[in-house]
Molecule: Fluoride riboswitch aptamer (crcB RNA motif)
Organism: Streptosporangiaceae bacterium
RNA sequence: AUGGCCAGUGGCGAUGAGGCUCGCCGUUAACCGCGAAGACGUUCGCUGAUGGCCUCUGCGAUCCG
Numbered sequence: 001a002u003g004g005c006c007a008g009u010g011g012c013g014a015u016g017a018g019g020c021u022c023g024c025c026g027u028u029a030a031c032c033g034c035g036a037a038g039a040c041g042u043u044c045g046c047u048g049a050u051g052g053c054c055u056c057u058g059c060g061a062u063c064c065g
Stems, first nucleotide, its partner, number of pairs: 010025004016056006033046005
């Protein structure tokens, strides 16, 4: 210097936190939902706090008192 094995470690998965799990990325990265209108500056509407399972919190709706 190169290669192999073992161990450890960072970030991300459209709105907060925790556990388990899956996937992606290696910093010019992974990731940043859907629909409509438009003067292409933008505006309007819809769903979801999870990638998945579970829990907590927040928000909304309905019912009862």